A computed fold for a 1474-nucleotide RNA from a marine sediment metagenome, annotated as small-subunit ribosomal RNA. Its Rfam family is "Bacterial small subunit ribosomal RNA".

RNA sequence: AGAGUUUGAUCCUGGCUCAGGAUGAACGCUGGCGGCGUGUCUAAGGCAUGCAAGUCGAACGAAUAGAAGUUUUUUAUUUCUGUUAGUGGCAAACGGGUGAGUAACACAUUAGUAAUCUACCCCUGGCACGGACAUAACCCGAGGAAACUUGGGUUAAUUUCCGAUAGUCUCCGCUCACAUAGGUGUUGCGGAGUAAAGCUCCGGCGGCCAGGGAGGAGUUCAUGGCCUAUCAGCUUGUUGGUGAAGUAAAAGCUCACCAAGGCUACGACGGGUAGCGGGUGUGAGAGCAUGACCCGCCUCACUGGGACUGAGACACUGCCCAGACUCCUACGGGAGGCUGCAGUCAAGAAUCUUCCCCAAUGCGCGAAAGCGUGAGGGAGCGACGCCGCGUGAACGAUGAAGCCCUUCGGGGUGUAAAGUUCUUUUCUUUGGGACGAACUAAUGACGGUACCAGAGGAAUAAGAGGUUGCUAACUCUGUGCCAGCAGCAGCGGUAAUACAGAGACCUCAAGCGUUAUCCGGAUUUAUUGGGCGUAAAGGGUCCGCAGGCGGUUUAUUAAGUCAAUGGUCAAAUCCCUCGGCUCAACCGAGGAACUGCCAUUGAAACUGAUAGACUUGAGACCGGAAGAGGCAAGCGGAAUUGCCGGUGUAGUAGUAAAAUGCGUUAAUAUCGGCAGGAACACCAAAUGCGAAGGCAGCUUGCUAGGACGGUUCUGACGCUCAGGGACGAAAGCGUGGGGAGCGAAUGGGAUUAGAUACCCCAGUAGUCCACGCCGUAAACGAUGGGUACUAGACAUUGGAAGUAUCGACCCUUUCAGUGUCGCUUACCUAAGUUAACACGUUAAGUACCCCGCCUGGGAAGUACGGCCGCAAGGCUAAAACUCAAAGGAAUUGACGGGAAUCCGCACAAGCGGUGGAGCAUGUGGUUUAAUUCGACAAUAAGCGAGGAACCUUACCAGGGCUUGACAUGUAGCUGCAUAUCCUAAGAAACUAGGAUAGCCUUCGAGGGUGCUACACAGGUGCUGCAUGGUUGUCGUCAGCUCGUGUCGUGAGAUGUACGGUUAAGUCCGGAAACGAGCGCAACCCCUACUCUGUGUUACAUCUUUCACAGAGAACUGCAGUCUUUAAGACUGAGGAAGGUGGGGACGACGUCAAAUCAGCAUGGCUCUUACGCCCUGGGCGACACACGUGCUACAAUGGCCAGUACAAUGGGUUGCCAAGCGGAAACGCGGAGCUAAUCCCAUCAAAACUGGUCUCAGUUCGGAUUGAGGUCUGCAACUCGACCUCAUGAAGCUGGAAUCGCUAGUAACCGCGCAUCAGCCACGGCGCGGUGAAUACGUUCUCGGAUUUUGUACACACCGCCCGUCACGUCAAGAGAGUCGGAAGCACCCGAACCUCGGCGAUUGUCGAGGGAAGGUGAAGUCGAUGAUAGGGACGAAGUCGUAACAAGGCAUCCGUAGCGGAAGCUGUGGAUG
Repeated sequence: AGAGUUUGAUCCUGGCUCAGGAUGAACGCUGGCGGCGUGUCUAAGGCAUGCAAGUCGAACGAAUAGAAGUUUUUUAUUUCUGUUAGUGGCAAACGGGUGAGUAACACAUUAGUAAUCUACCCCUGGCACGGACAUAACCCGAGGAAACUUGGGUUAAUUUCCGAUAGUCUCCGCUCACAUAGGUGUUGCGGAGUAAAGCUCCGGCGGCCAGGGAGGAGUUCAUGGCCUAUCAGCUUGUUGGUGAAGUAAAAGCUCACCAAGGCUACGACGGGUAGCGGGUGUGAGAGCAUGACCCGCCUCACUGGGACUGAGACACUGCCCAGACUCCUACGGGAGGCUGCAGUCAAGAAUCUUCCCCAAUGCGCGAAAGCGUGAGGGAGCGACGCCGCGUGAACGAUGAAGCCCUUCGGGGUGUAAAGUUCUUUUCUUUGGGACGAACUAAUGACGGUACCAGAGGAAUAAGAGGUUGCUAACUCUGUGCCAGCAGCAGCGGUAAUACAGAGACCUCAAGCGUUAUCCGGAUUUAUUGGGCGUAAAGGGUCCGCAGGCGGUUUAUUAAGUCAAUGGUCAAAUCCCUCGGCUCAACCGAGGAACUGCCAUUGAAACUGAUAGACUUGAGACCGGAAGAGGCAAGCGGAAUUGCCGGUGUAGUAGUAAAAUGCGUUAAUAUCGGCAGGAACACCAAAUGCGAAGGCAGCUUGCUAGGACGGUUCUGACGCUCAGGGACGAAAGCGUGGGGAGCGAAUGGGAUUAGAUACCCCAGUAGUCCACGCCGUAAACGAUGGGUACUAGACAUUGGAAGUAUCGACCCUUUCAGUGUCGCUUACCUAAGUUAACACGUUAAGUACCCCGCCUGGGAAGUACGGCCGCAAGGCUAAAACUCAAAGGAAUUGACGGGAAUCCGCACAAGCGGUGGAGCAUGUGGUUUAAUUCGACAAUAAGCGAGGAACCUUACCAGGGCUUGACAUGUAGCUGCAUAUCCUAAGAAACUAGGAUAGCCUUCGAGGGUGCUACACAGGUGCUGCAUGGUUGUCGUCAGCUCGUGUCGUGAGAUGUACGGUUAAGUCCGGAAACGAGCGCAACCCCUACUCUGUGUUACAUCUUUCACAGAGAACUGCAGUCUUUAAGACUGAGGAAGGUGGGGACGACGUCAAAUCAGCAUGGCUCUUACGCCCUGGGCGACACACGUGCUACAAUGGCCAGUACAAUGGGUUGCCAAGCGGAAACGCGGAGCUAAUCCCAUCAAAACUGGUCUCAGUUCGGAUUGAGGUCUGCAACUCGACCUCAUGAAGCUGGAAUCGCUAGUAACCGCGCAUCAGCCACGGCGCGGUGAAUACGUUCUCGGAUUUUGUACACACCGCCCGUCACGUCAAGAGAGUCGGAAGCACCCGAACCUCGGCGAUUGUCGAGGGAAGGUGAAGUCGAUGAUAGGGACGAAGUCGUAACAAGGCAUCCGUAGCGGAAGCUGUGGAUG
């Protein structure tokens, strides 16, 4: 100090989350030791038991125990020592606990008390004389269960009372000085009043009066510190006065009377919450949060009230009363108060021992010894925190085992272990053994503790979390959107570094993680230190009180400000230094600091205040001019509509097209007249005016504001403005008018799947007027007002001046306003700002002042409450819950029922087809034991397959084999390869048996073979979404990129835009680009022409065809025209060929998780007497049907018959096969030739041409189907081959919607050859030649593509995104007939203790009046819980209905308002452009 997360990517805005520190913590796993701290945060809930405040005999009487005396003894008495129930004194108001209450003089700081008190302690000065009455104890009774109460009698005191004395005390009157609010001072005088106590060990200790001090306490002012305005008015002892009561003391503190005040927007009153401070945590700081332990203050003591005693209390372990609760009881009545220390129950996530000691420090009492002390000192429990230590150290392998990984070679754990040597902190044990003790003696709970020494022995001691990024640390296995993880982003759907386990690694370590809370990061409430055109955010506009801010100048003052000095700011804490525990934590000492407050003195620039002056801000006055500024009245013409009359006849109106409607009762059209309402064409514009809303025919009246000019006046009068007031489009509301046109609602007609819409025909409110409400708009420049400053140019409106003119116009300057800085086209913006877009003297620039507003999205501008309104509704304005985004600007793409340009057999123009028939073939479907598998829009479907009868073959049925049909290795065995034949069973594979022949060799059992065993083989099994390779497609489309430079914050842009041109990103021009690469083109092959060379097999011959292999030729080269002198285009010449001559090969970056694991290869998974291998038979050939691709046809441009011509490519030795012969033919016999320019297929063709016949018909068309007979191949043609012959002779007469190919040697028609192959289902595929057209005006439309531009809420990219109702489930909040409860106040009733007053009595007492806690009753308000039900909201898996929005989203969208509709929504009216 930052990081992750919105996007395809970017910048910004903005939230969420993380890394840090902390805690009185809790929970999970784990746990060796010590020191120092710390420990009921919840129920201020209830408490058993013990202890926590006593002490004094040197105040007193008495009792009692013991001792010693006196006494002859009984007895009595004296002294001493000890004990103590009572009287008396002091203490008990401290110490200890708690935080319920309290928003307050409760606390803190500063100041005051001239308005006060103070026991014990200290200092000073004095005093203590005399007397008296009681009472407890004790004794005798009485009552009661007890607690206890009560009658009579006796007695003492440092108890009480009376008298004396005194004064400095108190009061009263007069008086002096200072001060003043009452005071102070020994001013002085007079009057009145209040004192005392003794004890003693003789040392002393006490008592009384007065003054002072110290410490303590009361009280007062100022200032400071929570939330809420959805709490705006509160208050009657209230505010003040007079008099009195009362207090230690001022005071409405209390009472009587009088006055009517007092507080409040600087937040009264009310509500909620809360002890306050020193400090603590965090933070760079400012701050924010907090108030455990320690210290100070306050508060409370079961709840509420009250007083007594006392120096001090309205009293934690005192009293009285009431209430709740608990306990005892003889039922009559009594007792109690752990928020003291331990402890217990309960509550809770959660917090300790019913310990030791008064040795120390303090406190109370005492003269003292001493006693008491759960204050305190210690120990115990808890890793709760901080700090420290340890769990061993050294050496020890190219490195054991185990485990993990592996490319199988190895690597990791890892010097780690083992092993050797050593040490002993810790541990066990033995011995010694403190300081703390002050007070020379005695005295230690802790404690035989700390510490020291010896011995023993590596011995007793490591875990937790994490390993996708943030964030240090990675592999394997399992799982398969399951189980699960997760702080955020997000992982998991078969190769998960994210789940679970293992290994390894990382971090911290006696701890480690999680949860909760606080600060930080968060400049994310912004004083330091943010914003408001579009991200959230400028009020609709103006006026204006309070408030804030304020021109020039002079003087004074000193409130703010600044400086100096003094006081205070408790200690502890924090910081620095030094020191003590072995270090540290911890503790001690010193210093600094505590940013504050108060007082005194000084300064006078600035702000303020007071007084005065000024004119530039502001205002006033005068002058002429501009304007749709406002209000009222009057007037005008055009048009629409209606009515009347004329002319006139069948339509009219409306739409994309129609229909409803109107019209023969005469419409529409046309002419004339009349009526009525609303709005004002042209002028008109970047125009003008107004605060905004807004304002438009003309005239008049009234009225407001602004600009300009002026040698006039006032003299800061100003700016802004919370609250407040006024105005405020449209719609809407009320009352009354008016109503032509338009027109929500509504009716009808269309459209449509539907159409509550868009379109059409009608049409009511409304729109208009008057008066009154409403108070909102995209009320927008999405930009508050004011002032000042910071280059300009141009246009325009109004005014003024100058020049000029007779006067103007023009021109120049200036003030105020309104606009632009864009293209042709020079300027076309500078600086600055901005996230960018953009703004840019009309600022969104630079500054100041004032106001309003914002703080993630949704819920929601909603609920509740309040105010306003007739209503509609408006203003103000949340939360629960939910999401990790929502958003702005710009970029690249993609898309658009956006635009522009261009291309393509894309359309058009043509030719021929498909779709209808039969057959062939492929596919789907169905069937089947199996009909093996793959391919599915274009880019599957005569495709893989360029040859399924067996084989192929992967499928099915059956029969067999198990190291295997095939490969390699090891070990053992092997007279052993292997071949042929025979027999038996069998469908065969194969099994069993027999016979015959019989290995090589360097002689090493070496090679080879077979068998057995083990490693392994094998799989057309799965995954093409794990892959390689190959391929299709966009597309032979012209594109796709890079380096450097430049521009931009950046994604990116430029280059590659633009103007021409091209088939082309082809070339040229120009340009912040300059170059380059992959593509295009060319280079390669075939072909067309010529030449040269060669001539086997070609050519009968002339000599050429032909073949082979070399060269040439074409380049817009030449001429003309056009164009920019370019690129190029067009025309022409020449030429075999002319503008890439024709064809081929060649396919950029990429797209489709496109296709293929079945061609091959290959990761992973999977089968292993089977998912492997062999064999026989079957299947891949099925057949209601659907689709694709073809063949043959439907005929006369034809069929049949006869005759006559003309090719090229290819292939051939397991082959092509000649001649000749046989057969009607398929074919057979035959054997010549040929390893091929030689021979053969093959005289190679067929369309064609010539002649004949058929004559429009299901035919002499067409040939399917079927029957019969044959030929050939092959082990074998049944399922299931081809061919030949005879017979048979089906559908079909040119094909619906729709759709395909082709631009020239092309389409169309015709045949020939080849691959595969025994044969062939080939009508397929690949080639070859023969004959040989038509058409293209053109780019509007369809499809595809390219480039540019535009919009976008899309980026899985329109097969996108996305809205609302309905249905189901879950959740939270609001309303709700009500019901229940809490807190507080009010009124009334009753009224304890106690207080006050009064009467009687007077030492208690009694009676009356008033107040008074708790309780009761009532009404109103407020907060909370609950509630049938109805409504909305949020979320949820792939539900239903539509399609509203995003592109012109298919009717542009949105805002306000009104009506309507299942729903999104639609329509009217006004407005905005986003």